[in-house]
Context: one part of a larger RNA
Molecule: large-subunit ribosomal RNA, domain II
Organism: Mougeotia sp. CCAC 0197
RNA sequence: GCCGGCGACUUAUAGGCAGUGGCCUGGUUAAGGGUCUACCGAAUCCAUAGCGAAAGCAAGUCGUAUAAAGGCGUCAGUCACUGUCUAUGGACCCGAACCCGGGUGAUCUAUCCAUGGCCAGGGUGAAAUUGAGGUGAAACUCAAUGGAGGCCCGAACCGACUGGUGUUGAAAAACCAGCGGAUGAGCUGUGGUUAGUGGUGAAAUGCCAAUCGAACUCGGAGCUAGCUGGUUCUCCCCGAAAUGCGUUGAGGCGCAGCGGUUGAUGGGACUACUUAGGGGUAAAGCACUGUUUGGGUGCGGGCUAUGCAAAUGGUACCAAAUCGAGACAAACUCUGAAUACUAAGUAUUGCCAUCCAUCAGCCAGUGAGACGGUGGGGGAUAAGCUCCAUCGUCAAGAGGGAAACAGCCCAGAUCACCAGCUAAGGCCCCUAAAUGACUGCUAAGUGGUAAAGGAGGUGAGAGUGCAAAGACAGCCAGGAGGUUUGCCUAGAAGCAGCUACCCUUGAAAGAGUGCGUAAUAGCUCACUGAUCGAGCGCUCUUGCACCGAAGAUGAAUGGGACUAAGCAGUGUGCCGAAGCUGUGAGAUGUUAUUAAAAACAUCGGUAGGGGAGCGUUCCGCCUUAGGUAGAAGCAUUAGACGCUAAGCAGAUGUGGACAAAGCGGAAGUGAGAAUGUCGGC
Numbered sequence: 001g002c003c004g005g006c007g008a009c010u011u012a013u014a015g016g017c018a019g020u021g022g023c024c025u026g027g028u029u030a031a032g033g034g035u036c037u038a039c040c041g042a043a044u045c046c047a048u049a050g051c052g053a054a055a056g057c058a059a060g061u062c063g064u065a066u067a068a069a070g071g072c073g074u075c076a077g078u079c080a081c082u083g084u085c086u087a088u089g090g091a092c093c094c095g096a097a098c099c100c101g102g103g104u105g106a107u108c109u110a111u112c113c114a115u116g117g118c119c120a121g122g123g124u125g126a127a128a129u130u131g132a133g134g135u136g137a138a139a140c141u142c143a144a145u146g147g148a149g150g151c152c153c154g155a156a157c158c159g160a161c162u163g164g165u166g167u168u169g170a171a172a173a174a175c176c177a178g179c180g181g182a183u184g185a186g187c188u189g190u191g192g193u194u195a196g197u198g199g200u201g202a203a204a205u206g207c208c209a210a211u212c213g214a215a216c217u218c219g220g221a222g223c224u225a226g227c228u229g230g231u232u233c234u235c236c237c238c239g240a241a242a243u244g245c246g247u248u249g250a251g252g253c254g255c256a257g258c259g260g261u262u263g264a265u266g267g268g269a270c271u272a273c274u275u276a277g278g279g280g281u282a283a284a285g286c287a288c289u290g291u292u293u294g295g296g297u298g299c300g301g302g303c304u305a306u307g308c309a310a311a312u313g314g315u316a317c318c319a320a321a322u323c324g325a326g327a328c329a330a331a332c333u334c335u336g337a338a339u340a341c342u343a344a345g346u347a348u349u350g351c352c353a354u355c356c357a358u359c360a361g362c363c364a365g366u367g368a369g370a371c372g373g374u375g376g377g378g379g380a381u382a383a384g385c386u387c388c389a390u391c392g393u394c395a396a397g398a399g400g401g402a403a404a405c406a407g408c409c410c411a412g413a414u415c416a417c418c419a420g421c422u423a424a425g426g427c428c429c430c431u432a433a434a435u436g437a438c439u440g441c442u443a444a445g446u447g448g449u450a451a452a453g454g455a456g457g458u459g460a461g462a463g464u465g466c467a468a469a470g471a472c473a474g475c476c477a478g479g480a481g482g483u484u485u486g487c488c489u490a491g492a493a494g495c496a497g498c499u500a501c502c503c504u505u506g507a508a509a510g511a512g513u514g515c516g517u518a519a520u521a522g523c524u525c526a527c528u529g530a531u532c533g534a535g536c537g538c539u540c541u542u543g544c545a546c547c548g549a550a551g552a553u554g555a556a557u558g559g560g561a562c563u564a565a566g567c568a569g570u571g572u573g574c575c576g577a578a579g580c581u582g583u584g585a586g587a588u589g590u591u592a593u594u595a596a597a598a599a600c601a602u603c604g605g606u607a608g609g610g611g612a613g614c615g616u617u618c619c620g621c622c623u624u625a626g627g628u629a630g631a632a633g634c635a636u637u638a639g640a641c642g643c644u645a646a647g648c649a650g651a652u653g654u655g656g657a658c659a660a661a662g663c664g665g666a667a668g669u670g671a672g673a674a675u676g677u678c679g680g681c
């Protein structure tokens, strides 16, 4: 891991509610008794009257001095059984870490005690002693002897610093190669001591039997678990929530909201329109509160002039207030929508009437929401971000489209069909349907990512100027003189700079557009003539394109491919879904019920509520039907059964002794999941 067995809402008591039944001449007994399913037992309990804090009064009472208003009352139940929920118990099942009590452990290991044992070999050579030298005697020196040491090297032994192997190991700590101590605070055998709120510890929270921030074992104990996991047959009807308030509350609860079911009451709910409303949002505005730009007038101030001062002037500075113009605001409003909301009315049947609302009883679940559109707050007018409001979808929703894609678009799946029509979206091939029609645009593979900004891309439109008295572009020619204007300057001659910018000739020619020179020179332009011969320039609006445009494995319009099979517009067909229709079949509900038949509507569904059934084991009744001429079980097959399902009947084989149907009852009553549990492989 698979297969098979086992495996989770039980039971008692009390209470609420519903259903069923008994009695209602109110119901009923409890303990106990008994001649024992009978019967006896009326103590008790519920009901029969309420109101008031109470005295108390009473179909009323409280209230008040009295009244009134107002509150609560004034119409039958009770006892069982069944179901469901609640409470108390382990209370649906499994699951702690812990806490407490009683014991068992020092054969591992830590300390200590008693008694034994062990340490190859080699080296160094302390004290001391002896001899010699030395001294007055010593000290001292040398040699020999000697054999000290938590001394040295190094086996056994004890340890465990490094690396490798091993890591489902040969091994729940080892092996290999090196390593440390090795006469000592050494190692070790045997026997003993100290015990868990404890011991022991050269101290690491270490060790106390592979267990240690408190051992193990049994018990309290099924501790508790607002937490995780699991919770077993079928069909039918309805069908949520992820919100508000409170909470030592935030992943839990309580109340409300939203669901189911039963009953009662009402006739309305929704939609559309009409009428009547209140509002202070969007917008707008500046009349208030504040903010704000510039202009006019200029209180006051600064600076300044005159003056000894008082004061009088000036001012291109600041600037109150005020006037005109122009703006801003969630906490501004002289104004002020659309929606929304409230109420009333209308509507051949608008639509539904199977609906809607309200009330009451019982049973819930939910109280982590997600994305999208719209209006906002926070953030950076960031986030698949976060917090509200409102609508939708998902959640709990399948189908078609978006290549794929909970939350987007279309559309809500009772069942069957080798029938039809459509929605979104599509119609060259993959791939169902137009290689369809018409009018334009695009040349960028734009389409099939993006901005500021840039550009004689190209289409459409508008305006304006020049032009046959010849425009625009090209080519040929001229482009002069006073004069090198004046100043400045070393120089300044059109062309460093400053100033002026005149006159003449002429078809035209600047006191000079640019290049150039030290300064001149030189080239060129403006301007003019000739040539040529028809449109040329500038500005604006707009469509589609271009550049701007860099990412990590090779690359994505889904792909092929496409010049339309791209973009814009027009019109016609077709395809396309579980939508709608057709045909057939069923279920639920209503009309409205006695039933049948009919009509109409409905039949996606998680949590959850309600309803109806199937099956298993045992028991009772019918009677035990049936059964060695073959029961149960198992396997295969299979039905015009079960509305259809859980299932049930039939046949064949196997099997070898029990056991079906019907009507009821009682439960150890249904397995795929719990790192479930036991067994097998």
Stems, first nucleotide, its partner, number of pairs: 001681006011089013026046002032040002050057002060072003092230002095227001099220006110194001112192007119184001121153003124149001128145006157181003161178005196212001198208003205214001233613006243256005257366002259363009270350001271347007283335001284333002289329003293325001295323003300318002302315005369394010399410003414585004419581003425575003428560003434572001437570005447562001453547002457544010474531001476529003480504003486498002510525001514523002586603006614670001616667006624659001626658001633654005639648001641647001